This is a predicted structure of a 71-nucleotide RNA (transfer RNA) from Smittium mucronatum. NCBI's taxonomy places the organism under Eukaryota, Kickxellomycotina, Harpellales, Legeriomycetaceae, Smittium.
[in-house]
RNA sequence: GGGGAUAUAAUAUAAAGGUAGUAUAUGGGUAUUGCAAACCUAAAGAAAGAGUUCAAUUCUCUUUAUCUCCA
Numbered sequence: 001g002g003g004g005a006u007a008u009a010a011u012a013u014a015a016a017g018g019u020a021g022u023a024u025a026u027g028g029g030u031a032u033u034g035c036a037a038a039c040c041u042a043a044a045g046a047a048a049g050a051g052u053u054c055a056a057u058u059c060u061c062u063u064u065a066u067c068u069c070c071a
Base pairs, nucleotide, nucleotide: 001070002069003068004067005066006065007064010024011023012022013021018054026042027041028040029039030038047063048062049061050060051059
């Protein structure tokens, strides 16, 4: 320098053009003499920009970051 892949909550991950789920962790509560486990509940998310579409996390383009292959 050229090709490819990935980017979703604090962490790990899923889905798929039509309200973004799960687990762990965190906050509150129940229960306990107390703690843990258990149960209930809450908060917390689409890398950035543009385009297509009635509607984009998903499709297209560009950029950024990481990984990888070739030279």
It matches the Rfam family "tRNA". Its family is annotated with triplet codon-amino acid adaptor activity in the Gene Ontology. By type it is a transfer RNA.